[in-house]
């Protein structure tokens, strides 16, 4: 120069106008004894995001429940060490796989604890098998060969996978049959905190994947979720308590808690009650009265209490905080000192417009340069943090690799 790998950051910048939402403030008004509280006006100061998003995960907070225990079920997590408040999150390291490399990738515990499954092909897929082939032994043989027993499992074929792998011996032909290094299992040793590695021994070593199929080991998880939840609390309507006022007369309708009668079915009785009727009397309409028709005909008020609801208020942001610096660790991180204060709120303000620069597009122009369009990526706090995941135009830094020129 090209090509790649990691890891960090920004994600439009400045000014002016006008508006929104939260806060302190002068001032005026209105209400209050005052404290102060609504409303107006004016000034001052904050006001999205790296993902505020998905709501997978771990926790704060809070309420329930509980026997401060366990254990069934269910769901989750899996090398091995370390960070953290704690994860499934990160960090280092180990094994394994890819890539010349920088580096990425991995649900990475058990498969002699049972069960299950293993498509297609292929003879054969799980108490291994013989399709071509190769060896032998018999028959036949037109001398090419074919048949029928039997031996193997090196080669060839099928597969993701076919009972270690290479060579050497050995045999009819062959075969861990023997040998020798690889590879594996088992024993101690050594290194390592450990996963695990390393060298010896030592067994010829059919017994094969899947657990992202049930399952088994081991470890975590009581439930719920800010509409948690705590405090204050009217009007109206029911609830309790106490005081006023009022509460005439009549029924030979009706019912039967209690009482009496009866062994028992049951009967009996209300001026203790309850229902219902009537009338007096009230109150409306109709033509003021007579008179008629409708309603009512016994309950109305006040005062205090307590529960709920509507509404308010806290919860609610000084916090596992954030920004430097120095130390301490390979790092994750984590200690000390120093500064900063940075949205809260409820169905929800955070927006409009211009100027000047940036960026991308398009058009003009040999360039120099000029115009034009473009909220210019993905988005939108709502209890509150520490991950993980998705989405994201553009752009900037820093380390590294590889490959060719060039000193």
């Nucleotide at each position: 120069u090209c090509a790649g790998a990691c890891g960090g950051c920004c994600g439009g910048g400045c000014g002016g106008u006008c508006g929104c939402g939260g806060c302190c403030u002068c001032u005026c008004a209105a209400c209050g004894c005052a404290a102060g509280u609504u409303g107006g006006u004016g000034g001052g100061u904050c006001g999205a995001g790296g993902a505020a998003a998905g709501u997978c995960c771990g926790g704060g907070c809070u309420c329930c429940a509980c026997g401060a225990c366990g254990a069934c079920a269910u769901g989750g997590c899996g090398g091995c060490g370390g960070g953290u408040a704690a994860c499934g999150c990160c960090c280092g390291c180990c094994g394994g796989g890819g890539g010349c490399g920088a580096c990425c990738c991995c649900a990475g515990g058990g498969a002699u604890a049972g069960c299950g499954c293993c498509a297609c092909a292929g003879a054969g897929a799980g108490c291994a098998a013989a399709c071509c082939g190769c060896c032998g032994g018999c028959g036949c043989u037109u001398c090419g060969g074919c048949g029928c027993c039997g031996g193997u499992a090196a080669g060839g074929g099928u597969g993701a996978a076919a009972g270690g792998g290479u060579g050497c011996g050995g045999u009819a032909a062959g075969a861990g049959c023997g040998c020798a290094c690889c590879g594996g299992g088992c024993c101690g040793c050594u290194g390592g905190u450990a996963a695990c590695a390393g060298a010896g021994g030592u067994c010829g070593c059919a017994u094969g994947g899947c657990a992202a199929g049930c399952c088994c080991c081991g470890c975590c998880a009581g439930g719920a979720g800010c509409a948690a939840g705590a405090c204050c609390g009217a009007a109206u309507a029911g609830g309790g308590a106490u005081c006023c006022c009022g509460c005439g007369c009549c029924c030979g309708g009706c019912c039967a808690a209690g009482u009496c009668c009866g062994c028992a079915a049951g009967g009996a009785u209300a001026c203790u009650g309850g229902c219902g009727g009537g009338u007096a009397g009230g109150a409306g309409c109709g033509u003021u009265g007579c008179c008629g028709c409708u309603c009512c005909g016994a309950g109305g008020g006040g005062u205090c209490c307590g529960g709920g609801u509507a509404g308010g208020u806290c919860g609610c942001g000084a916090g596992a905080a954030c920004c430097g610096c120095u130390c301490c660790g390979c790092g994750a991180g984590g200690a000390g000192c120093g500064g900063u204060c940075c949205a809260g709120a409820g169905g929800a303000a955070u927006g409009a417009c211009c100027g000047c620069c940036g960026c991308g597009u398009c058009c003009c122009g040999c360039a120099a340069g000029g115009g034009g369009c473009g909220g210019c990526a993905c988005a939108g706090a709502a209890c509150c943090c520490g991950g993980c995941u998705u989405a994201u135009a553009g752009g900037c830094c820093g380390u590294c690799u590889g490959a060719u020129c060039c000193g």
The RNA shown here (Bacterial RNase P class A) has 407 nucleotides and comes from Phenylobacterium sp. RIFCSPHIGHO2_01_FULL_69_31.
RNAcentral holds the sequence, with entries from ENA.
It matches the Rfam family "Bacterial RNase P class A". The family's RNA type in Rfam is ribozyme.
Its mean pLDDT, the model's own confidence on a scale to 100, is 78.